[in-house]
About this RNA:
c-di-GMP-I-GGC riboswitch aptamer from Methylophaga aminisulfidivorans, 79 nucleotides, folded computationally.

RNA sequence: UUUUUCAAAGCCAAACUCGUCGUGAGGCGGGGACGGAAAGCUACAGAUCUUACCUAGUAAGAUGGCUGGGUUGCAUUGC
Numbered sequence: 001u002u003u004u005u006c007a008a009a010g011c012c013a014a015a016c017u018c019g020u021c022g023u024g025a026g027g028c029g030g031g032g033a034c035g036g037a038a039a040g041c042u043a044c045a046g047a048u049c050u051u052a053c054c055u056a057g058u059a060a061g062a063u064g065g066c067u068g069g070g071u072u073g074c075a076u077u078g079c
Base pairs, nucleotide, nucleotide: 001078004075011036012035016031017030018029019028020027021026034065040071041070042069044068045067046066047063048062049061050060051059052058053057
């Protein structure tokens, strides 16, 4: 510097559930594994969702495990 078919030592942890915070979408912690090669980070673009309002498309939020972009990295592979 290139590749992502298979694999996974180590890593993360969906649904559900218990506790807790929040008006809410949801967050955090315990249990639990459906899955994941960025399911690390980042709301920049799109998307979805919540709340409020002058009911209009604004405002404030949520999702990074919805897609793309940006950025860092593991394994593997070619040179």
Overview: Its mean pLDDT, the model's own confidence on a scale to 100, is 79. Of the family's consensus pairs, 95% are formed in the model.